The prediction has a mean pLDDT of 79. Predicted 3D model of a 99-nucleotide RNA (c-di-GMP-I-GGC riboswitch aptamer). It was read from a public genome assembly, where an Rfam model found it. It matches the Rfam family "c-di-GMP-I-GGC riboswitch aptamer". Gene Ontology term of the family: cyclic-di-GMP binding.
[in-house]
RNA sequence: CCUCGAAAGGGCAAACCCGUCGCGAGGCGGGGGCGCAAAGCCACGGGCCUGUGGGUUCAACCCCUCGCAUCCUGCUCACAGGUCGCCUGGUUGCCGAAG
Numbered sequence: 001c002c003u004c005g006a007a008a009g010g011g012c013a014a015a016c017c018c019g020u021c022g023c024g025a026g027g028c029g030g031g032g033g034c035g036c037a038a039a040g041c042c043a044c045g046g047g048c049c050u051g052u053g054g055g056u057u058c059a060a061c062c063c064c065u066c067g068c069a070u071c072c073u074g075c076u077c078a079c080a081g082g083u084c085g086c087c088u089g090g091u092u093g094c095c096g097a098a099g
Stems, first nucleotide, its partner, number of pairs: 002099001004096002011036002016031006034085001040091003045087002047083010
């Protein structure tokens, strides 16, 4: 020093519950503790999620001469967000047994 993680002291804190903020995803504070050696920090790239708007659409039912429009559902695009405890990348960093 390490694509390493023994020991010790400590650190963080999932689900869930309470409070609070937000349309929402979710954030923050308290309790809690599943886990974590970067589960410290940064939403740049991908993923996932939310909101709004546009485009498009299966099936069923009803109406109808043909048909049109809206809603729902699915897909997709744009914009605005969320998540770093999904992955990648960037950056900083505690301890040091063995190798």